[in-house]
The prediction has a mean pLDDT of 82. A computed fold for a 73-nucleotide RNA from an uncultured bacterium, annotated as transfer RNA. It was read from a public genome assembly. It matches the Rfam family "tRNA". Rfam classes the family as a transfer RNA.
RNA sequence: GCGCGGUUAGCUCAGUUGGUAGAGCAUUCCCUUGACGUGGGAAGGGUCACAGGUUCGAGUCCUGUAUCGCGCA
Repeated sequence: GCGCGGUUAGCUCAGUUGGUAGAGCAUUCCCUUGACGUGGGAAGGGUCACAGGUUCGAGUCCUGUAUCGCGCA
């Protein structure tokens, strides 16, 4: 330099045909306990890496950029 894949909550990751952004863990609160832990319930937390384009509508499609990984030279 070229090709492929990844980037979504604090962490690990889903997200189907383009149609209200989710789960587990973690955090906070409540119940349970003599207390802690376990267990049960609820809540908070998001510029979907960044910029632009297409569309009535984009995490999803297209282009560019950044970054990480793998391969080729």